[in-house]
Context: one part of a larger RNA
């Protein structure tokens, strides 16, 4: 490489955007003739391969003689299918349009419980903690109770098996602003479409630069237990982060261990948002549509587990990644990062 594969056995980039590229709806309109077919003609040294026959006593071996297929060319034709030209069409995509949920996002304001501190009051010996201590705090008045202030950081119940976002993610409340979706009618456009190396934006926590912040928690650390020790669990304190602004970093079991799009393939029970048929004063209910999100389950597929209209079925197109185990995600070069370190990524030996 080819062929098989990728939920759990190696193997879907953590998400998107999109360049070249690769694919790509309908016409029983029109061109063309690249590919695609048919004729034909030339050309692909000899050996060798095949094959007929023939010689060395067989045989390898060695002589003669021929061919299918096929590849590149050149010439004449075909026009169905790709594919070019030209045209139209509306189912795929999209624009307007009315509606409609919704912790999307981003600034700005505002709230209250809780907790620590800090001032005052009443009070007086413990309090804290643990299996059980003790370290710690407390007669310089702790804990406890009351009322005054402050700060920071989270946002009970509502809370769902919901809900939104492309993923990370996203919740007190109100207000400005703005992305996306769904849905109704069917008004434009007239294949604008899928998918996507390279690139390029997002990307949890931890770290990391500068400033500002610190109430709680708490890596490191320091004490005190447990123990044969005890660089721990357990208790005490307590930094550094956690929390803002502005800048890096790009990594997670970034998972649904499941790349993305499109059609089709039994059913049952459910949620969510819009519509709509019966009905109704009018909401439910029952029926149905689409779109989202569960569950169970037939075929099917699967090594088994399982999936199963959200498929891991059944088919088409794109990317991305796999090929024994351990050396290794290491070494060595290279980019990229302040740095930690992140991308790319071997072999020697080994079983």
């Nucleotide at each position: 490489u080819c062929g098989g594969g990728c939920g759990u056995a190696g193997a879907g980039c953590g998400u998107c955007u999109a360049u070249a590229g690769g694919u790509g709806g309908c016409u029983g309109u029109u061109u063309u003739a690249a590919g695609u077919c048919c004729a034909c003609c030339a050309u692909c040294a000899a050996a060798u391969c095949c094959c007929a026959g023939g010689g060395c006593u067989c045989a390898a071996c060695c002589c003669u003689a021929g061919a299918c297929a096929g590849c590149c060319g050149a010439u004449g034709g075909a026009a169905a299918c790709u594919a070019c030209c030209a045209a139209g069409c509306u189912g795929g995509a999209g624009u307007a349009u009315g509606g409609c949920a919704g912790g999307g996002g981003c600034a700005g304001a505002g709230g209250g419980a809780a907790u620590u501190u800090c001032c005052a009051g009443u009070g007086a010996a413990g309090c804290a903690g643990u299996u059980a201590a003790a370290u710690u705090c407390g007669u310089a008045g702790a804990g406890a109770u009351c009322g005054a202030a402050a700060a920071g950081a989270a946002c009970a119940c509502c809370a769902a098996c919901g809900g939104c976002g492309a993923a990370a993610g996203c919740a007190c409340u109100c207000u400005a602003u703005u992305g996306g979706g769904c849905u109704g009618a069917c008004a434009c456009u007239g294949a604008c479409a899928c998918u996507c190396a390279a690139a390029g934006a997002c990307g949890a926590a931890a770290g990391c630069u500068a400033g500002g912040g610190g109430a709680g928690u708490g890596a490191a650390u320091g004490a005190g237990a447990u123990u044969a020790g005890a660089u721990a669990c357990c208790c005490c304190a307590c930094u550094a982060g956690u929390g803002c602004u502005a800048a890096c970093c790009a990594u997670a079991a970034a998972c649904g261990a499941u790349g993305g799009a499109u059609a089709c393939u039994a059913g049952g029970c459910g949620c969510u948002a819009c519509g709509u048929u019966u009905g109704u004063c009018g909401a439910c209910c029952c029926g149905u549509g689409c779109a989202u999100u569960g569950u169970u389950g037939u075929a099917g597929c699967u090594a088994a587990u399982g999936u199963a209209g959200u498929a891991a079925g059944u088919a088409u197109c794109c990317c991305a990644c796999c090929u024994g185990g351990g050396g290794a995600g290491u070494a060595c070069a290279u980019u990229c990062a302040c740095a930690a370190g992140a991308a790319u990524g071997a072999a020697a030996c080994u079983c």
Small-subunit ribosomal RNA, central domain from Opuntia basilaris var. basilaris, 351 nucleotides, folded computationally.
It matches the Rfam family "Bacterial small subunit ribosomal RNA".
The organism belongs to Opuntia basilaris, within Eukaryota.
The full RNA is in RNAcentral, with records from SILVA.